[in-house]
Formats: sequence, C1' cells, structure tokens
RNA sequence: GCCCGGGUGGCUCAGUGGUAAAGCGUAUCACUAGUAAUGAUAAGAUCCGCGGUUCGAUUCCGCGUCUGGGCA
Repeated sequence: GCCCGGGUGGCUCAGUGGUAAAGCGUAUCACUAGUAAUGAUAAGAUCCGCGGUUCGAUUCCGCGUCUGGGCA
C1' cells in the first nucleotide's frame, strides 16, 4: 500500500429499517447469628464520528477514525 472483519451500558455480546435483548458486574431488599450462595426489584447504552438515502437508520450507502486478521 491492497483486501476482509469488528466498534452497541463497567465487561462479554444479540439485534439486519419502526427509539435496543441477555449474561456477568453494580445498587437496594429478602433469606442467614453473620458472610457466601440463592431469589426479587432497580439503575445504567444520544448504538465510534460526519454526511447521504428514507416518513423513519444501531441496521442501507459514502468518507473519516480506532481496532483485529490476511497478502506483498
């Protein structure tokens, strides 16, 4: 330099046009003599940035950026 993939709560990730699911973690409560475990509830993501398409974009398109891999 060229090619391919990825960027979504603190972490791991799902979601393939109609304002986002789950697990872990966190907080509170219950249980216990107490802790752990377990159960219940809650908070937490303007979905990497800018622009385009669309009535509507995390999702499709372009450019940029960060990151992983391949070729030379």

Transfer RNA from Amphichorda felina, 72 nucleotides, folded computationally. Its Rfam family is "tRNA". It is annotated as a transfer RNA. Taxonomically the source falls in Amphichorda (Eukaryota, Opisthokonta, Ascomycota, Bionectriaceae). Its mean pLDDT, the model's own confidence on a scale to 100, is 82.